[in-house]
RNA sequence: CGGAGUAGUUGUGGCGAUCGCAGGCCUGGUGCAAUGCUGGGACUGAGGAAAGUCGGGGCUCCUAGAGCAGCAUGCCAGCUAACGACUGGUCCGGGGCGACCUGGAGAUACUCUCAACAGUGACGAACCGAUUUAGUUCGGGUGAAACGGGGGAGUCCAUGUGGAGCAAGCUCAAGCAGAUGCGGAUGGCCUGCUCGGCCGUUUGUCGUAUGACAUACCGCAUCGGGUAGAGUGCUAGAGGUGGUUGGUGACAACCAUCCCAGAGGAAUGAUCGUCUCAAGCCGCAAGGCCCAUGACAGAACCCCGCUUACGUUCUACUCCGAACU
Repeated sequence: CGGAGUAGUUGUGGCGAUCGCAGGCCUGGUGCAAUGCUGGGACUGAGGAAAGUCGGGGCUCCUAGAGCAGCAUGCCAGCUAACGACUGGUCCGGGGCGACCUGGAGAUACUCUCAACAGUGACGAACCGAUUUAGUUCGGGUGAAACGGGGGAGUCCAUGUGGAGCAAGCUCAAGCAGAUGCGGAUGGCCUGCUCGGCCGUUUGUCGUAUGACAUACCGCAUCGGGUAGAGUGCUAGAGGUGGUUGGUGACAACCAUCCCAGAGGAAUGAUCGUCUCAAGCCGCAAGGCCCAUGACAGAACCCCGCUUACGUUCUACUCCGAACU
């Protein structure tokens, strides 16, 4: 110098102006009052993966307690709130010259199962020879292996594991319906009955109307459950950042400092000016021009991991090759 490997780092813009959106805070007006209506102010407002929803946990309800089955994991040691994640190491395979990458691992006493070819037979069977009361015992032969074993499992052992999920759940609570109580009406008269007529009550509709038509129920209070709706859960946490110490490491302890979205058909945006990065173009080079056109992607109860997607740098260590001293 070139090509590789491993581990980390970074996150598509900065500044200014104007106009908006969401949140709580402070504050003015209006209103009897409200969680009403209407102004002003400063502040805060997406990610490393917010994604997939795969593993684990917090929290909530079923729910009060125990067990079986099932399921998961499975070398050894560690880390953690926990995990199938992560860290260190051992052994056996595969790839690479190499740094390194990658797959695997409990036990076989019980139950079950597998073993090419050869061989009678690969586990409950007997080919040949000898032997015996008895396929009883011994030998031969085949084969890697002949009740001596080998490989494995729905077997055993150890550990873990109930289910559903913030649309969980909890609180308040219009209207309608229900229950109970109170009040009014369901009527009165002519005429003893029918028809007819007259006078009135309740509620509804229409109408300028003291009217017309229809109707038998109407009003008030209390109560429990509870819909719409509202509130809560809800964002101060296994929290972030920096440092020191211990540990090979995952990680842990301590100190300092910070508060960092909480919406609910769902805010986090737009325009202008200016600077600048990457990309692009020009140039042998120094450098110049140009433009925000800018990867993957958008919080929804929270956290720890894993997986997947993706732009641009930078750093440390290591390996291989070449050249020079």